[in-house]
């Protein structure tokens, strides 16, 4: 340098190809029920404007361009 390929609540994840209506589901916090107490089960709250910008649209996590940053191949 050229190519691929990952980036989404505290922590992993799905959704992305094929644009659509409050962005899924786990664990972990955090209340509450149970319980003598804890754990462990059930039940609930809260938490990501999707890696930054920009473009396209009536409408972007999704398309499109540029960049960062992690991983890999080729020179």
């Nucleotide at each position: 340098g050229g190519c691929c390929u990952c980036a989404u609540g505290g922590u992993c994840u799905a959704g992305c190809c094929u644009g659509g209506a409050u962005a899924u589901g786990a664990u972990a916090a955090c209340a509450g029920c149970c319980u003598u107490c804890u754990a462990a089960g059930c039940u609930g709250u809260g938490g990501a404007u999707c890696g930054g910008g920009g473009g396209u649209u009536c409408g972007a996590a999704u398309c499109c361009c540029c960049c960062u940053g992690g991983g890999g191949c080729c020179g």
Notes:
The RNA shown here (transfer RNA) has 75 nucleotides and comes from a Nanobdellota archaeon. The organism belongs to Nanobdellota, within Archaea. The RNAcentral record of the sequence draws on ENA. Its Rfam family is "tRNA". It is annotated as a transfer RNA. Gene Ontology term of the family: triplet codon-amino acid adaptor activity.